[in-house]
RNA sequence: CAGGUCAGCCAGGUGCGCGCGCUCCCACGGGAGUGAGGAAAGUCCGUACACCGUAGAGCGGGAUGCCAGGUAACCCCUGGAAAGGCGCAAGCUUUUGGAUCGGGCCACAGAAACAAUCCGCGUUCGUGAGAGCGUAAGGGUGAAAAGGUGGUGCAAGAGACCACCGGCACGGGCGGCAACGUCCGUGGCCAGGUAACCCCCAUCCGGUGCAAGGUCAAACAGGAAAGAGAACCUGCUCGGUUCGUUUGAUUUCCGGGUAGACCGCGUGAGCAACCUGGUGACAGGUUGUCGAGAUAGAUGCGUACCCACGACAGAACACGGCUUAUCGGCUGGCCUGAGCC
Numbered sequence: 001c002a003g004g005u006c007a008g009c010c011a012g013g014u015g016c017g018c019g020c021g022c023u024c025c026c027a028c029g030g031g032a033g034u035g036a037g038g039a040a041a042g043u044c045c046g047u048a049c050a051c052c053g054u055a056g057a058g059c060g061g062g063a064u065g066c067c068a069g070g071u072a073a074c075c076c077c078u079g080g081a082a083a084g085g086c087g088c089a090a091g092c093u094u095u096u097g098g099a100u101c102g103g104g105c106c107a108c109a110g111a112a113a114c115a116a117u118c119c120g121c122g123u124u125c126g127u128g129a130g131a132g133c134g135u136a137a138g139g140g141u142g143a144a145a146a147g148g149u150g151g152u153g154c155a156a157g158a159g160a161c162c163a164c165c166g167g168c169a170c171g172g173g174c175g176g177c178a179a180c181g182u183c184c185g186u187g188g189c190c191a192g193g194u195a196a197c198c199c200c201c202a203u204c205c206g207g208u209g210c211a212a213g214g215u216c217a218a219a220c221a222g223g224a225a226a227g228a229g230a231a232c233c234u235g236c237u238c239g240g241u242u243c244g245u246u247u248g249a250u251u252u253c254c255g256g257g258u259a260g261a262c263c264g265c266g267u268g269a270g271c272a273a274c275c276u277g278g279u280g281a282c283a284g285g286u287u288g289u290c291g292a293g294a295u296a297g298a299u300g301c302g303u304a305c306c307c308a309c310g311a312c313a314g315a316a317c318a319c320g321g322c323u324u325a326u327c328g329g330c331u332g333g334c335c336u337g338a339g340c341c
Stems, first nucleotide, its partner, number of pairs: 001337010012306007020035006037312001041323002044321004049209004061205005066080005081096006097200002102198002104194003118139002120135006147165006166190002168187008213263004222254005229243005270289008307310001
């Protein structure tokens, strides 16, 4: 320098003018400050919070599933293990409890898909065609056929037996917290797969979601008490009109909580820098900091200039994750190749 790989970050900028939401100030004319995201999205998982239910336990149901750790928790994250795939490499990626409790299923082909006889081989019977029995060495079918090679053995065969190889189980040594790795020994134990089919084992799990839920509280209707006046012309006196005194005008009080207003609702499992512990996820500490909060729902438009010419996208209770969408650019680690010193 080129190509690759992993991790992290940015997400057009600045000025002016006119608007909109929120907060504060005000001489009520206005002024000042502030105003979307890395995913605000999908609502897939886990919580906080709120209300409802609930003595406790069981049955049923659901989720998770190698090991260890992190976390408030998790179908999340970190580190590790085993088996497989891709890449020269850095690195990426798939799978993960139990198949001897038991049940189900295994297309087509095949005799048979699990305690297998179609052909073959051996033997017995039969004149014969054939039948019975033994047999998994050979043939054939299949994705898969009951460990492999060689020998002994046998009527023919076969882990039936033997040697070596492979697997499994058990016991022990060493390493590791563990999953597991490795070495030694013993046992013919060698009769498949599927648990993303039921099932078994272990652990965890109430329901509904901020339109949760709460506070204040008109008008109309209702209840209770007082009650002979009350309202208007009309500012006052007189006068008048209407309503009312058994059918109660008018006034006061009460409960529930609709309209409306407010809280929930923006200081929080917050954010930034540094230090310490840890391989890491993360944890602890110090200092600093406040960064939208509407309720028909603001975050826009115009204009000037600059550049690399600007993607996906738009808060509505909040937080941690996952997943999906995304123009372009920047930084660092590592790998491969080439050149130069």

Source information
The RNA shown here (Bacterial RNase P class A) has 341 nucleotides and comes from a Chloroflexota bacterium. The sequence was found by an Rfam model in a public genome assembly.